RNA sequence: GGGGCAUUAGCUCAUCUGGUAGAGCGUUUGACUGGCAGUCAAGAGGUAACGAGUUCGAGUCUCGUAUGCUCCA
Numbered sequence: 001g002g003g004g005c006a007u008u009a010g011c012u013c014a015u016c017u018g019g020u021a022g023a024g025c026g027u028u029u030g031a032c033u034g035g036c037a038g039u040c041a042a043g044a045g046g047u048a049a050c051g052a053g054u055u056c057g058a059g060u061c062u063c064g065u066a067u068g069c070u071c072c073a
Stems, first nucleotide, its partner, number of pairs: 001072007010025004019056001027043006049065005
């Protein structure tokens, strides 16, 4: 220098022929218990790395940038 892959909640990851973004763990509150632990219920938490384009509509398609991993030179 060139190719490929990844980037979504605090963490690990779903969501794939474009149509209002979810799970597990964690976290907060409540109930059960004398207390801890545990179980159950409810809640909070995301401009989907950043910017632009296409489209009625983009996490999803296209381009660029950034970071990480990997292969080639």

A computed fold for a 73-nucleotide RNA from an uncultured Porphyromonadaceae bacterium, annotated as transfer RNA. Rfam family: tRNA. Rfam classes the family as a transfer RNA.